[in-house]
Bacterial RNase P class A from a Hymenobacteraceae bacterium, 393 nucleotides, folded computationally.
The coordinates come from a structure-prediction model, not an experiment, and the mean pLDDT is 76.
Lineage of the source: Bacteria > Bacteroidota > Cytophagia > Cytophagales > Hymenobacteraceae.
It is recorded under the gene name rnpB.
It matches the Rfam family "Bacterial RNase P class A". About the family: Ribonuclease P (RNase P) is a ubiquitous endoribonuclease, found in archaea, bacteria and eukarya as well as chloroplasts and mitochondria. Gene Ontology terms of the family: tRNA processing, ribonuclease P activity and dimeric ribonuclease P complex.

């Protein structure tokens, strides 16, 4: 210098003019969703998906259980979590070391829903004799025999099938074999030791050797009341209807003890219509009052807040010191235009330092009660560390 990886950070910028949404000050105007001027503020690292957790609000709730859902190595962090930190163990890859071998060990990186299949039940394609009550070939012993073979038994050492075959390596042993016996390796169990624990051990003992599968049913342990800001609280118009009071009130019929209710005629008002007839609709008046609607306000942005000092901790994080105020819209403001800078793409020139011209507006995307996470999307760039390659000293 180039390339790759990891972590953290930024994520177009400046000026002018015109707007938009809140806030503060002043002035005019006067009580109206008033107006004017000035100042200052105005999207994100994910505001996204709405997946997990909490705050907050309302409803429900004596206590306990069943059912249901979720979670699942350990310890810690946290308001809480299915999130995070540190650690343990398994698996994969790479380098190296030890051993005749089975196998074991160190380091680095990646990765794991990582409780339990001797509580029970189920399932294991194809191939294969057999997928968990293992004899197909082979090997060994015996019987028959037409000497081709047939048949009774033993054997999991060898072959073959498979993703997986009844611990492995080496030896002894045997008719052939087999943890049948021995040494070692791997696993399991018990003891002892270490660790808060998960777990580990170069230690001792026991031949104890049992296929896999629980994001299969299931078992065990823990957690969980429901609904979400359209939650919820407050103020409150007109019209209609409810209740109360005062007052007014033609006729007839029906129901009813009353209070009252229903129907018809008449009257008044309105619609259709130029008018009449006709037809349809409506009908006490005044005052008070409770609820609800339209509308408005609160919730609603000062908070598990941001930056920072020192200390504790491997770390996540915690305590402490000082400073700061940082959108609050509600049909939804945060924009438009012009110029310049930067970046990217193309072309040209070059004294290899750069310069000029044209084009692109230039990643993903936009708050909606708030906060902590996770996941997903993302042009380009900066810083630090590590690894590899090339060059120079």
């Nucleotide at each position: 210098c180039c390339a790759g990886c990891a972590a953290g950070c930024c994520a177009u910028c400046c000026u002018a003019u015109c707007g938009c949404u809140g806030c503060g000050g002043c002035c005019c105007g006067a009580c109206c969703g008033g107006g004017g001027c000035c100042g200052g503020a105005g999207a994100g690292g994910a505001a996204a998906g709405u997946c997990c957790g909490g705050g907050c609000a309302c409803c429900g709730c004596a206590g306990g259980g069943c059912a249901g859902u979720c979670u699942g190595c350990u310890u810690c962090c946290u308001a809480a979590c299915g999130g995070g930190a540190a650690g343990g163990c398994g698996c994969g890859c790479a380098c190296c070391c030890g051993g005749c071998g089975a196998c074991g060990g160190u380091u680095g990186c990646g990765u794991g829903a990582c409780c339990g299949c001797c509580a029970g039940u189920g399932c294991c394609a194809c191939a294969g004799a057999a997928a968990a009550u293992a004899a197909c070939c082979g090997c060994c012993c015996g019987g028959c025999c037409u000497c081709g073979g047939c048949u009774g038994g033993g054997u999991a050492a060898g072959g073959g099938u498979g993703a997986a075959a009844a611990g492995g390596u080496g030896g002894g042993g045997u008719a052939a074999g087999a943890g049948c016996c021995c040494a070692c390796c791997a696993g399991c169990g018990a003891g002892c030791c270490g660790g808060c624990a998960a777990c580990g051990g170069u230690c001792u003992c026991g031949g104890c050797u049992g296929g896999g599968u629980a994001a299969a049913c299931c078992g065990c342990a823990g957690a969980c009341g429901g609904u979400g800001a359209a939650a919820g609280c407050c103020c409150a118009a007109a019209u209609a209807g409810g209740c109360c009071g005062a007052u007014a009130c033609g006729c007839c019929c029906c129901c009813g003890c009353c209070a009252g209710g229903g129907g018809g005629c008449a009257g008044c008002g309105g619609g259709c219509g130029g008018c009449c007839c006709g037809u349809c609709c409506g009908c006490g008046u005044c005052g008070g009052u409770g609820g609800g609607u339209a509308g408005g306000g609160c919730g609603a942005u000062g908070g598990a807040g941001c930056c920072u000092u020192u200390c504790g901790g491997c770390g996540a994080c915690g305590a402490c010191u000082g400073g700061c105020c940082u959108a609050g819209a509600u049909a939804a403001a945060u924009g438009a235009u012009a110029g310049g800078a930067c970046g990217c793409g193309g072309g040209g020139c070059u004294u290899c330092g750069g310069c000029c011209c044209c084009g692109c507006u230039g990643a993903c995307a936009g708050a909606a009660c708030c906060c902590g996470g996770c996941u997903u999307a993302u042009c380009g760039g900066c810083u630090u560390g590590c690894u590899g390659g090339c060059c120079c000293g």